This is a predicted structure of a 1375-nucleotide RNA (small-subunit ribosomal RNA) from an uncultured marine bacterium. It matches the Rfam family "Bacterial small subunit ribosomal RNA". Gene Ontology terms of the family: ribosome and structural constituent of ribosome.
[in-house]
């Protein structure tokens, strides 16, 4: 300091991460060198070798070397007055050091500081006096015997600095008595005196000396005693008989229950005794700013240990690592009778473990034992060897080179990057290699390391780089493989087909002979907080009093110096840390000097504050008293009315009750309902409250008895007697236990009736226990103000309960004002995460107590203690999980609340579901029935036209640079068309045909290679159009302000509008998207123009007709205007904005309708319109062709049609239309056909001709309610027309045939006005047509909205919230 809860925020919290650090292990990798370190595990077990000797100047004997003479050559004997060596034995010192290892040890073990007037000390060093006489013995040696061995006896012999005796005592010791003197007690020190008692090697010598006794000092080591200090656990609370003390006694170097004998009963513990786990302690070492936390490896100090337990014994010193005895386990030997051994010395072997070295050198030096001394011993130690185990420190090259080679990866294909990187070219040679020369360490000899450092030549870039990482935190991206698979990952989290997180590569970044990981300890973590945290909602105040022990604690005086403060001495071992300086080239490393070591102990001074001490003082805390005072405080007795309930008797009849609606239940045997009277029980309406009272739990009719606290006034009395309170005590709701009592009414459990999918519930009808009463257990609750108790300070405002004074009042009351006590509400300051708190603190200080330390497991197991049970108190772990949490925002959501819209519902008017047909879907079938679209918002949808064709499917039949586009290259030939032949056609074969040119080619065709081509995947990789919400009134932004912050405000309010429109207030001002206009139809008018439109008026002219000449008024068309703005008038209304009602006006509050759809949502639809990444196919998933399909038909749905009929059918007759569309077209008028249509064929590229008879309407006839003169599907047959073709599979007509259906169940859809309804007419697509579909246009022409309580869908405000993928959500339990 950083990741992580959240859609965002701020806080709590926990988890994680980045630093350091290692006696380390693993995994890749590995060049020197220097300094260091190396069994952390089995204190397991040891093969073998070495680790403690040494003195012949203590001592006796015996070998060897010298001379000689014999020899059988093996040997023997003599001599010496001599000298040197060896070495068992006896003797003396040493062995008690020195090295290991941490098993014990929670202890005066160890660190510190004191004490020993309780003490001991070989060798050393200073000093003092000695040292004379004797005497017996023993190892060995040699006989002799046992015994496998180890070893033993037994005899005879011999010597000393081994032993013994006796003498001397300046001296020492004990004993008795005196003096002096000194001390913290007992008590010491010094003189003198009596008295017991006690040494020694007449040694050895090289003649210097070394020994030897006794003693008094010294130094250095030891013992013992105490003060303090430092480990967990209370789920160890009691624990002790030598235990604690005394007296004597033994034992000790020495005090001592250390021992033993009596006597007291006494000692230790909540300041943790006992008991259990754990541990050698220290200097330091590691980390931390620090304080602390951990750790206690090498190095130092001191303790314990030595194969396990116990003992001593020799000594100056041991209960003794390499000694001794006894016992165990384990091992070897054995002749079975007995022996022997002890690596936690150095090496080294097994086993254990992740896991830790050489069975080396040499005593040169440093030290140490003995020696007089030369010397000898020394696995202490000095060196080497192994290991990257860790600290340093050097190398692996250095300059210049761009055509930025090749190669790699990458790309938008240019290009970028590895990269000056290399090549190349000019140098240099630290280390390592060879040679040479060679130290210091040694003070005279002596050198293991070592031919070592170290120096000098020589060659030659020459031998010398890995390692982990690139989502983020954390520095560093790309490509390619994989597709929730492999895998990755300290957290959070990648990976489901474009992965910067997996795996390679390539690039980068960090490091560096090291580089990860794994583990552990701090640190970060203030996350145990003494420095330096909390506790109303996050974990967290003990249910409440009382009150021990501790902890604090008013005013003043005098003392004292315990804490505190200062100065002063001692101590504070070295090493180690800090600094300044020196030496190894530098560093590591190490030397020498200073600092510094908080403590400790002693002194010496200070007294301001804390204690302490005064039978010292005060009165303001506390507390007594005297006077009022308000209360549901609490005990127990006693008494009241009302109600429900039963009983009993009246009077009375069919129900009551109950419910959402029932139904159980009660009742003609007389309920319910009413009346009178009785029982019994439990509870006390009104007054009653943000009132009281009480420590809480709690207390409520009304009176009496007894009792507690409290408040106020007075200020008489005590004179800090106070505060808090671990343990402890008592109290403690309901509910439940035990005993007895009572039960009226409600009621757990239980019945039964309803709901319900079930209902072991909610409703109802019963009901028991249990609510009540008395004793007596329980001890717990959202025992909550979720806020322990106390004392002080710190703005107010307002109301109530209790009191007391002052003003006012004749006497009150009321009323104002002060005060103190309590309970509320709003609020500054300040606190708070924030909400809030706020003199009644959650503000600001002080003491006390009690608790929390991340969610779950768990207040759960054990184990204590309580309890009659039931269950309380106390209280963990393993194991999971990244969160688990507060508060606050913004959404969304609610079968939450308010306000408004909207054909949303009412209120109409007409459908749809039911039938038939048409189309569209599913399904289902199929060789294939191509593909998509799926709640509104798919489904007469893409498709404004599937017989071939479209076509994407299916079956067969070809083709393979392609049907189709570009370039290169190289070859040919005219191509296409036409015929003609095979064939289903594609296509093949022959023929016939011969373009344009600037004469180079252009177009053609093949052969080759580049591509081509896909309606293939992916709409969840996209562009792009569109579809909803939704033509809903919203989204938003600047600055400002508010807010720690997400955010808020503006946009919330009060009116108003269709509207966030507008208007008014407002900490907000303003803007922008959106609405509303500005654009098209279209209603009225004016003006302009007037053909092909038009025809008053004036002509000509027909049978008629603007058909002709003319006109421009009218209608129209074409362009320009005008008008409508809540502009005028009243009435509301805030003098507003608007509303309502009038007036003119064609039109009036948006005049109607259209285009025109904000922020965004649905990973909404579409890769088959097009585009398009990325993936797939490539003699095929490309492309040609015939044929089939897409039109299949059991069943469902949608959305249309035409109906059922009389407001009708049907025949005659007859008016009135606008929009449109026409040359591969529209097609008049005339003929033919019953008709569809043919035939000829005028006229119009169209205000001019055609399509083209508008139909519903209106006259008039006719049917008369019926499966009909309805209604028309099926079907048979006959035709038309398109079209290369009407079989699958067109329309349409003619003539027969006449199905279902009599108006449609549950449900649902569509309209508010020229709309519904109901008629027609056209058009687009297209040969023709399945169109009843789809777009558009006119003709007639309604009915109804009280209202907004309800469905549904929206908008605003508020509110809850454990949602936020957002209720189609989140989430519990069973199975």
């Nucleotide at each position: 300091g950083a990741g992580u809860u959240u859609g965002a925020u701020c806080c709590u919290g926990g988890c994680u991460c980045a630093g350091g650090a290692c006696g380390a292990a693993c995994g890749c990798u590995g060049g020197c060198g220097g300094c260091g370190u190396g069994c952390u595990u089995a204190a397991u077990a040891c093969a073998u070798g070495c680790a403690a000797g040494u003195c012949g100047a203590a001592c006796g004997a015996u070998c060897c070397c010298g001379g000689g003479a014999c020899u059988u050559c093996g040997g023997u004997c003599c001599c010496a007055a001599u000298g040197g060596g060896a070495g068992a034995g006896u003797g003396g010192c040493g062995a008690a050091c020195g090295g290991g290892u941490g098993c014990g040890u929670a202890a005066c073990a160890c660190g510190u500081g004191a004490g020993a007037a309780a003490c001991c000390u070989g060798u050393c060093c200073c000093g003092a006096a000695g040292a004379u006489g004797g005497g017996a013995a023993u190892a060995g040696c040699c006989c002799a015997g046992g015994g496998a061995a180890a070893c033993c006896u037994g005899g005879a012999u011999u010597a000393a600095u081994a032993c013994c005796c006796a003498a001397u005592a300046c001296c020492c010791u004990g004993a008795g008595a005196g003096c002096g003197u000194c001390g913290c007690a007992u008590g010491g020190c010094g003189c003198a005196c009596u008295u017991a008692g006690g040494a020694a090697a007449u040694g050895c010598u090289c003649c210097g000396g070394c020994g030897c006794u006794u003693u008094g000092g010294g130094a250095g080591g030891g013992u013992c005693u105490c003060g303090c200090g430092g480990c967990c656990u209370a789920u160890c609370a009691g624990c002790u008989u030598g235990u604690u003390g005394g007296u004597g006694a033994g034992g000790u170097a020495a005090a001592g229950g250390c021992u033993c004998a009596c006597c007291a009963a006494g000692g230790c513990a909540u300041c943790g005794a006992c008991g259990g786990g754990u541990a050698g302690c220290u200097g330091g070492u590691c980390u931390g700013a620090g304080a602390g936390g951990a750790c206690g490896a090498u190095c130092a100090g001191c303790c314990a240990c030595a194969c396990u337990g116990g003992g001593a014994c020799u000594g100056a010193g041991a209960c003794a690592c390499g000694g001794c005895c006894c016992a165990g386990a384990c091992u070897c030997c054995u002749a079975c009778g007995g022996g022997a051994g002890g690596c936690a010395g150095c090496a080294g072997u097994a086993g254990g473990g992740a896991a830790u070295c050489u069975u080396g050198c040499g005593c040169a030096a440093u030290g140490g034992g003995c020696g007089a001394a030369a010397g000898c011993c020394u696995g202490a130690c000095g060196c080497a060897g192994c290991u990257a185990c860790g600290c340093c420190g050097c190398g692996u090259g250095g300059g210049g080179g761009a055509g930025g080679a090749a190669g790699g990866c990458u790309c938008u294909a240019g290009g970028g990057u590895c990269g000056u990187a290399a090549a190349c070219c000019c140098c240099u040679u630290u280390c390592a290699g060879c040679a040479g020369g060679g130290a210091c360490g040694a003070a005279a000899a002596u050198g293991a390391c070592g031919g070592u450092a170290c120096c000098u030549g020589c060659a030659g870039a020459a031998g010398a780089a890995g390692c982990g990482c690139c989502g983020g935190c954390c520095a560093a991206c790309u490509a390619c493989g994989u597709g929730c698979c492999a895998g990755c990952a300290g957290c959070c989290g990648c990976g489901g087909u474009a992965a910067u997180a997996c795996g390679u590569a390539g690039g980068g970044c960090g490091c560096a002979a090291g580089c990860g990981u794994u583990g552990u300890c701090c640190g970060g973590a203030u996350u145990u907080a003494u420095u330096g945290g909390g506790c109303g909602u996050a974990a967290a105040g003990g249910g409440c009093u009382c009150g021990u022990a501790g902890g604090c604690g008013g005013u003043u005086u005098g003392g004292u110096a315990a804490g505190u403060c200062g100065g002063g001495u001692g101590u504070g071992a070295a090493a180690a840390c800090u600094c300044a300086g020196g030496g190894c080239u530098c560093a590591a490393c190490u030397c020498u000097g200073a600092g510094a070591c908080g403590c400790c102990a002693c002194u010496c001074g200070a007294u301001a504050c804390u204690g302490c001490c005064a039978u010292g003082a005060c009165u303001a805390g506390a507390g007594u008293c005297c006077g009022g005072u308000a209360g549901g405080g609490g005990a127990g007795u006693g008494c009241g009315g009302a109600a429900u309930u039963c009983c009993u008797g009246g009077u009375g009849u069919a129900g009551c009750g109950g419910u959402g609606a029932a139904a159980u239940g009660c009742g003609c045997a007389g309920a319910u309902a009413u009346c009178a009277g009785g029982a019994g029980g439990a509870a006390c309406a009104c007054c009653g409250a943000c009132a009281g009272c009480g420590a809480a739990g709690g207390c409520a009719g009304c009176a009496c008895u007894c009792u507690g606290g409290g408040c106020c006034g007075g200020u008489a009395c005590u004179g800090a007697c106070g505060c808090u309170g671990a343990g402890g005590a008592g109290c403690g709701a309901a509910a439940g236990c035990g005993u007895g009592g009572g039960g009226a009414g409600c009621a757990a459990a239980c019945a039964g009736g309803a709901u319900u999918a079930g209902a072991u519930a909610c409703c109802c009808u019963g009901g028991u226990a249990g609510u009540c009463c008395a004793c007596g257990c329980c001890g717990u609750a959202a025992a909550c103000g979720u806020u322990g108790g106390g004392c002080a300070c710190u703005a107010g405002g307002u109301g109530u309960g209790g009191g007391u004074c002052c003003c006012a009042u004749c006497c009150a009351a009321c009323g104002g004002g002060a005060u103190c006590c309590g309970c509320g509400c709003c609020g500054c300051a300040g606190c708070u995460a924030a909400c809030g708190c706020a003199u009644u603190a959650a503000g600001u200080g002080c003491c006390c107590c009690g608790c929390c330390u991340g969610g779950g497991g768990a207040g759960u197991a054990c184990g204590g203690c309580c309890g009659c049970a039931a269950g309380g108190c106390u209280a963990a772990a393993a194991c999971u999980c990244a969160a688990a949490g507060g508060a606050a925002u913004u959404g969304a959501c609610g079968g939450g609340g308010g306000c408004c819209c909207g054909c949303a519902c009412a209120a109409g008017c007409g459908g749809c579901g039911g039938a038939g047909c048409a189309u569209g879907u599913u399904g289902c079938u199929u060789a294939a029935u191509u593909c998509g679209a799926g709640g509104c918002a798919a489904c007469g949808c893409g498709a404004a036209g599937a017989a071939c064709c479209u076509u994407a499917c299916c079956u067969g039949g070809g083709u393979u640079u392609g049907a189709c586009a570009u370039g290169u290259a190289g070859a040919g030939a005219a191509a296409a068309g036409c015929c003609a032949u095979a064939g289903a056609g594609a296509u093949a074969u022959g023929g016939u045909g011969u373009c344009c040119u600037u004469a180079c080619g252009g177009g053609c065709u093949c052969u080759a290679c580049a591509c081509a081509g896909g309606u293939g995947g992916u709409g969840c990789a996209u562009g792009g159009c569109u579809g909803u919400c939704g033509u809903c009134a919203g989204c938003u932004c600047g600055u400002g302000u508010c807010g720690u912050g997400a955010g808020a405000u503006g946009u919330u309010g009060g009116g108003u509008u269709a509207a966030g429109u507008c208007c008014c207030g407002c900490a907000a001002c303003g803007a922008g998207c959106g609405c509303a206009a500005c654009c098209c139809c279209u209603a009225u008018c004016c003006u302009a123009u007037g053909u092909u439109g038009c025809c008053a008026g004036c002509g000509c002219g027909u049978a008629a007709u603007g058909g002709c000449g003319g006109g421009g008024a009218c209608u129209c068309g074409u362009g320009g205007g005008a008008g409508a703005c809540u502009g005028c008038c009243g009435g509301c209304g805030u003098c507003a904005a608007g509303u309502c009602g009038g007036a003119g006006g064609a039109a009036g509050g948006u005049g109607g309708g259209g285009a025109c759809g904000a922020c965004g949502u649905c990973a909404a639809g579409u890769c088959a319109u097009c585009a398009u990444g990325c993936c797939c196919c490539u003699u095929a998933u490309a492309u040609c062709c015939a044929g089939g399909g897409c039109u299949g038909c059991a069943a469902a749905c949608a959305u249309g049609c035409u109906a059922c009929a009389a407001u009708g059918g049907c025949c005659g007759g007859u008016a009135c239309a606008a929009a449109g569309g026409g040359c591969u077209g529209c097609g008049a008028a005339a003929c033919c056909g019953c008709g569809a249509g043919g035939u000829c064929a005028a006229g119009c590229g169209a205000a001019u001709c055609c399509c083209a008879u508008a139909a519903a309407g209106c006259c008039g006839g006719u049917c008369u309610c019926a499966g009909u003169u309805c209604g028309g599907a099926u079907u048979g047959g006959a035709g038309u027309c398109u079209g290369c073709a009407a079989c699958u599979c067109g329309a349409c007509u003619c003539c027969a045939u006449g199905a279902a259906g009599c108006u449609g169940g549950a449900g649902u859809c569509g309209c508010u006005a020229g709309u519904a309804a109901u008629c027609c007419c056209g058009g687009a697509u297209c040969a023709g047509c399945a169109a009843c579909g789809c777009c558009g246009g006119g003709g007639u022409g309604a009915a109804u909205a009280c209202g907004u309580u309800c469905c549904c869908g929206g908008g605003c405000c508020u509110u809850g919230u454990a949602c936020a993928c957002a209720c189609c959500g989140c989430c519990c339990g069973u199975c």